[in-house]
Context: one part of a larger RNA
Molecule: large-subunit ribosomal RNA, domain II
Organism: soil metagenome
């Protein structure tokens, strides 16, 4: 894992609230007796207990009391039937659905592992160094000191037993719940070891690691308090019908847990202008939205009128200046959630009618369940007008909703699934293959834009405005002129149109600047303005706007869904069509409500989690039928195809089993398993 069996909302009281049945201003026994067909059942038993009256702290006093001076007020009371058992729902008390801790305490059993102490015993192959003493000799004044024997210490040295465990390597479902190979530490010592003995669980031991205390140690094992307690995971077992929430607020040693309201459902009563909605009529506001010479703030620019201040110049006074600051004028332009002289649309309150649309509101009562919400739209706060971010409001979806579209995709668009059909018409959205369906028309795109971006760029190209020239000849090209006074004047080594300051006239003309750009040391040279000519038909610009381009750079290849399209892209039109569980059709279920004696017809509902409510299905026992049925085959298994409105499920018939056991009323539970890293067998 798979299979096959156990395996979880129970029982006793007490309460409360529905039902059902007795009796009913009552109801009703309890322990106990008697009696019997004796795990029962019938009959005394009225002790209690609830109700028929209540207020008061009480005395007390009564349909009334209490308060109070009160024959005032005011609280609580007096109209409304109880009680006794069965059944159901839920609540308290009890282990109260089921399994789970770490944990606490009591009393025990353990030092056969191992730590440490205390008696007795045991061991330590071999070499090696050579300390003190000490004998001889030098040597001293005498010591000391030196040499050569000699001894034979040592937590000395090398290295087996024996004991540790330094590195690598094997091993990791191991040969083994720490070993093996190789290598290393000590090896006469604070050594190693055998036996027996001591002291232990907040204790013992500990050359000290929270180490060790029998593969358990920041408090052992073992049994009991025990089903410790778990606001915590996790499991919770047959079917259809109805309706069907919520992730909010307020408190909370609360924040992942309650309580009470809000929202769900059931039952009783109660309300038909009743309750929503749409209408139509009447409020109040200060929201967006606009303004601010209309308050408070804020805040720019120009003018320059007037004061002040600050700076410079002058300073003996009088004064000037000012691209500085404030205030005050004139003009223009603006800004605000805590601004407002104004101000919508919505909402939101009322009232009114009832031809519209939905069928709900409100009272009490039973039982909940929620109180982690998520995305999109709209207004807004916080973030950075970042988050798939966060917090609020309001509205739809999801949650709880499945079909159809968006390639795929809870929340986007359509659009709410009682069941059937090899029927139809439709909404998003499509109609060129994939892939059901498509054609016209006017037009734009050349980017494959379409099929992903911005500032900013640009004789890409569609339409339009407006201002100009232009057959008295425009634009652009080409041919020709483009001049004198003059080198205008200063300044300069020079300054001659062209480093630079002033000035910018005049002349001759068709036109020609006291000069547009190059140049030169300065002239010179090119060239431009302007002008003639030639050429002949449109040209120069500024704004708007459809579609395009470029800006376009990330890690496998990834920006129509693919192919592929120049339309099968894009705009505007107009006729078709495809396309869902929607809507029709037809057949069929439930429930409701309407007519209807009835049969039965018609209308209307029938997604759906947590939950509420109703209604059935199967097991095991019991009790009636003093059961049917059974070796001509009970009950279990195994199998095929069969009934029923759906289902939980029922029977028939073949094998198989080999001995029991239905249906049908009712009554009682140890009544239902794909799951709890369930349990137990087996594979």
């Nucleotide at each position: 894992u798979c299979c096959g069996g156990c395996g979880a909302c129970u029982u006793a009281c007490c309460g409360u609230u529905c039902u059902u049945a007795g009796c009913a201003a009552g109801g009703u026994u309890a322990a106990g007796g008697u009696g019997u067909u004796c795990u029962g059942c019938a009959c005394c038993g009225g002790a209690g207990c609830c109700g028929a009256a209540g207020c008061g702290a009480a005395a007390g006093c009564g349909a009334g009391u209490c308060u109070g001076a009160a024959u005032a007020g005011g609280g609580c009371g007096u109209a409304c039937a109880g009680u006794u058992a069965g059944g159901g729902g839920c609540g308290g008390u009890a282990g109260a659905c089921g399994c789970g801790a770490a944990a606490c305490c009591a009393c025990g059993u353990g030092a056969a592992c191992u730590a440490c102490g205390c008696a007795c015993g045991g061991g330590c192959a071999g070499g090696a160094u050579g300390a003190a003493g000490u004998g001889g000799g030098g040597g001293u004044a005498a010591c000391a000191c030196c040499c050569c024997a000699u001894g034979g210490a040592g937590g000395u040295c090398c290295g087996a037993a024996c004991u540790c465990a330094u590195u690598a390597g094997u091993g990791u479902u191991g040969a083994a719940a720490a070993a093996c190979u190789a290598u290393g530490g000590g090896a006469u010592g604070a050594c190693c070891u055998g036996u027996g003995u001591g002291g232990a669980g907040g204790a013992u031991u500990g050359a000290a690691a929270g180490u060790a205390u029998c593969a358990u140690c920041a408090a052992a094992c073992g049994u009991g308090g025990a089903g410790a307690u778990a606001g915590c995971u996790c499991g919770u077992u047959c079917u259809c019908u109805c309706c069907g929430a919520a992730a909010u607020a307020a408190c909370u040693u609360u924040a992942g847990g309650g309580u009470u309201a809000a929202c769900g459902u059931c039952g009783a009563g109660a309300u038909a202008g009743u309750u929503g909605g749409g209408c139509a009529c009447g409020g109040g506001g200060g929201u967006a939205g606009a303004g601010c010479g209309a308050c408070u703030g804020a805040a720019u620019c120009g003018g320059c009128u007037a004061g002040g201040g600050g700076g410079c110049c002058u300073a003996c006074c009088c004064g000037g200046c000012u691209a500085c600051c404030c205030u005050u004028c004139c003009g223009a332009a603006c800004c605000a959630a805590a601004c407002u002289c104004c101000g919508a649309a919505u909402a939101c309150c009322g009232u009114g009618a009832u031809u519209c649309c939905a069928a709900g509101u409100c009272u009490c009562g039973g039982c909940a369940g929620c109180u982690a919400g998520a995305c999109g739209g709209c207004g807004g706060g916080g973030g950075a007008u970042a988050a798939g971010c966060u917090c609020c409001g309001u509205c739809g979806u999801c949650g709880a909703g499945a079909g159809g579209g968006g390639a795929a995709c809870a929340a986007c668009c359509c659009a709410g699934a009682c069941c059937g059909c090899c029927c139809g018409c439709u909404a998003a959205g499509g109609u060129c293959c994939c892939u059901c369906a498509a054609u016209c028309a006017u037009g734009c795109u050349c980017a494959g834009u379409g099929c992903g971006a911005a500032a900013g760029g640009a004789a890409g190209u569609u339409g339009g405005u407006c201002u100009c020239c232009c057959g008295a000849g425009a634009c652009a090209g080409c041919c020709g002129g483009g001049a004198u006074g003059u080198u205008g004047g200063c300044u300069u080594a020079g300054a001659a149109g062209c480093a630079g300051c002033c000035a910018u006239c005049a002349u001759u003309u068709a036109a020609a600047a006291a000069g547009u750009g190059c140049g030169u040391a300065a002239u010179a040279g090119c060239u431009u303005a302007c002008c003639g000519g030639u050429c002949g038909a449109g040209g120069a610009g500024u704004c708007c706007u459809g579609c395009g381009c470029c800006g376009a750079u990330a890690a496998u290849g990834a920006a129509c869904g693919g192919g592929a399209c120049u339309a099968a892209g894009c705009a505007u039109g107009a006729u078709a069509c495809c396309g869902a569980a929607g809507c029709g059709g037809c057949g069929g279920g439930u429930a409701a409500u309407g007519c209807g004696c009835a049969a039965g017809c018609a209308u209307u509902a029938c997604g759906g989690u947590a939950g509420g409510a109703g209604a059935g299905c199967g097991u095991u026992g019991u009790g009636c039928c003093a059961u049917a049925g059974a070796g001509u085959g009970a009950a279990g298994g195994g199998g095929a195809a069969c009934g029923g409105a759906c289902g939980a499920c029922g029977g028939u018939c073949c094998c198989u089993g080999g001995a029991c056991g239905a249906a049908g009323c009712a009554c009682a539970a140890g009544u239902g398993a794909u799951c709890a890293u369930g349990c137990c067998g087996g594979a």